[in-house]
Context: one part of a larger RNA
RNA sequence: GGCCACAGGUGGAUGGCUCGGCAGGGGGAGGCGAUGAAGGGCGUGUUAAGCUGCGAAAAGCCCGGGGGAGGCGCAUAAAGCCUGUGAUCCCGGGAUGCCCGAAUGGGGAAACCCGGCCCACCGUUGAGGUGGGUCAUCACAUGGGGAAGGGCUUUGCCCGAGUACCCAUGUGAGGCGAACCCGGGGAAGUGAAACAUCUCAGUACCCGGAGGAAAAGAAAGAGACAUCGAUUCCCUGAGUAGCGGCGAGCGAAAGGGGAGGAGCCUAAACCACUCCUACCGUUAAAGCCCGGGGGCGUUGGUAGGGGUGGGGUAGUGGGGCGUAGCCGGAGGGGGCCCCGGACCCCUCAGGGAGUUACAAAACCGCUCUCUAGCCGAAGCCGGUGGAAUACCGGCGCCAUAGAGGGUGAGAGCCCCGUAGGCGAAAGGGAGCGGUCUCCCGGGGCUACGACCCCGAGUACCGCGGGACACGUGGAAUCCUGCGGGAAUCUGGGCGGACCACCGCCUAAGGCUAAAUACUACCCCCUGACCGAUAGCGCACGAGUACCGUGAGGGAAAGCUGAAAAGCACCCCGGGAAGGGGGGUGAAAUAGAACCUGAAACCUGUGGCCU
Numbered sequence: 001g002g003c004c005a006c007a008g009g010u011g012g013a014u015g016g017c018u019c020g021g022c023a024g025g026g027g028g029a030g031g032c033g034a035u036g037a038a039g040g041g042c043g044u045g046u047u048a049a050g051c052u053g054c055g056a057a058a059a060g061c062c063c064g065g066g067g068g069a070g071g072c073g074c075a076u077a078a079a080g081c082c083u084g085u086g087a088u089c090c091c092g093g094g095a096u097g098c099c100c101g102a103a104u105g106g107g108g109a110a111a112c113c114c115g116g117c118c119c120a121c122c123g124u125u126g127a128g129g130u131g132g133g134u135c136a137u138c139a140c141a142u143g144g145g146g147a148a149g150g151g152c153u154u155u156g157c158c159c160g161a162g163u164a165c166c167c168a169u170g171u172g173a174g175g176c177g178a179a180c181c182c183g184g185g186g187a188a189g190u191g192a193a194a195c196a197u198c199u200c201a202g203u204a205c206c207c208g209g210a211g212g213a214a215a216a217g218a219a220a221g222a223g224a225c226a227u228c229g230a231u232u233c234c235c236u237g238a239g240u241a242g243c244g245g246c247g248a249g250c251g252a253a254a255g256g257g258g259a260g261g262a263g264c265c266u267a268a269a270c271c272a273c274u275c276c277u278a279c280c281g282u283u284a285a286a287g288c289c290c291g292g293g294g295g296c297g298u299u300g301g302u303a304g305g306g307g308u309g310g311g312g313u314a315g316u317g318g319g320g321c322g323u324a325g326c327c328g329g330a331g332g333g334g335g336c337c338c339c340g341g342a343c344c345c346c347u348c349a350g351g352g353a354g355u356u357a358c359a360a361a362a363c364c365g366c367u368c369u370c371u372a373g374c375c376g377a378a379g380c381c382g383g384u385g386g387a388a389u390a391c392c393g394g395c396g397c398c399a400u401a402g403a404g405g406g407u408g409a410g411a412g413c414c415c416c417g418u419a420g421g422c423g424a425a426a427g428g429g430a431g432c433g434g435u436c437u438c439c440c441g442g443g444g445c446u447a448c449g450a451c452c453c454c455g456a457g458u459a460c461c462g463c464g465g466g467a468c469a470c471g472u473g474g475a476a477u478c479c480u481g482c483g484g485g486a487a488u489c490u491g492g493g494c495g496g497a498c499c500a501c502c503g504c505c506u507a508a509g510g511c512u513a514a515a516u517a518c519u520a521c522c523c524c525c526u527g528a529c530c531g532a533u534a535g536c537g538c539a540c541g542a543g544u545a546c547c548g549u550g551a552g553g554g555a556a557a558g559c560u561g562a563a564a565a566g567c568a569c570c571c572c573g574g575g576a577a578g579g580g581g582g583g584u585g586a587a588a589u590a591g592a593a594c595c596u597g598a599a600a601c602c603u604g605u606g607g608c609c610u
Stems, first nucleotide, its partner, number of pairs: 001609009015595001016559002020530002022527007029519002031176002039100003042055003046078002050074002061094006070082003105114003115135008137173009149159004180211001181209005191198001195245001221228002232259005242250002263511003266455001270310011287296002289341006315489001317454004321449007329348006350440005362435010373422003379395005396413002398402001404416003460484008470496001491506005546553002566594001569581004
């Protein structure tokens, strides 16, 4: 020096464990914010660095409810306190809530600096300071003030215009948020084995907007000679029909089967009232609902426009208007007066509906439910052991409960629970009923007439683009930047160029639940999911330490024991280092660098070899 064995050291693999994570199912909730959010800064404890909580009233204050013996967070110490006059704790409501942040009095290098006005207080009499309130911008509504310019019949009126702008008051907005949704913009790597059309892809990304869902939606549809009957979603049709440097590749629809199911409101014609403008008219007349009599007459009429109310909503076309017919409970009032008629308005009986659209708000009651909780069955003996009530043995019991977790080891009957049942002063949600509100009643239906209306710079056409599975193609359909530019039912659009025939449907206004998408957040449950190099980056003071000017990047790190019983006392030592005795403990080779404790590597002892 090598090899072997053993005993140790080092090291932290392995096994076991899990306050963590991952994936999914069901339910809830789907928002927060100028009443100042999200997120922060700085404070706040007797001592206090971090986390948590809270905000100068600062690990807290008040009220109500629950609960019932301990408590002063993580957190283990000392000191001092609180608590059956019910604390701590849990739930609901409230108070306080510094500074920054949309940040909003002005500024600003966030958490700071400097102000105006009103009020109060302290202090001054030319001294300031403190506290409370208020002062951003934009939009809309209402009120007040109120132009420019132009025209003409030119020192006045009209239009512009009661507009812009200014002021005040009121209401709202602003910012944040995981994904889902709609809209406005919109790539490239890539694929085509190169590459340009094409693809990736209307994807990523940016911007705007909204909701608990969004969008879409009640046929100017789809289709085929048969019909269907809003929209959305799933399965199928079907990788079909098609599109395509006919390459790569892209890729329907009808129909069928399901989920769900709901339909409505306007514009216009016409009528009434009212306002504005122009004209007519003022002798009579027209006119004042109609007829007769009387009375009035700047009342009225014509044309255009605005407003309100009624009317009206369709594709077997609908509506208006006119005429005719049929049906329609009661009372009161109205127009210049009286009578008759028609009409209009009001009230009631009776009937119907309703707060997600078709109008809309609130309150009350009951029930259910969420936000604390409560009750909740049944076991003993012996053995082993440090420990058993858990294992073994014996004899029992409960079970609408033998899910699960804990307890010194493996527990239906020890504890928490579980099955089952019960519970709310306060706040939230839902359902039902009532109050209430609205509608019919107050008009409805039918027939005839063919006079009026039925959404305009629209349809449609041309050019240029885009979207449609469809790349310009024979290219319909949908959208529209430029140009041209209709009709009102004998009207229009569509059925994949176009025309005819035949058929379908009524554009150019709007609203609309459900079936569908998503999960930051809350609750319950599950796993041939992980088990500390795994599982989230984070089981632990983790988006921390640390790195970077910055955008950004981004760790490592779990385990004594049943219980601290965490080693009194003695010794070695410079010693609060470390160690040896001793004690605790079942165990200390469980001693905090603490469960197990592999290997590399190191040491010692013994053996063998050189």

Description: Large-subunit ribosomal RNA, domain I from a Pseudomonadota bacterium, 610 nucleotides, folded computationally. The full RNA is in RNAcentral, with records from ENA. Rfam family: Bacterial large subunit ribosomal RNA. Lineage of the source: Bacteria > Pseudomonadati > Pseudomonadota.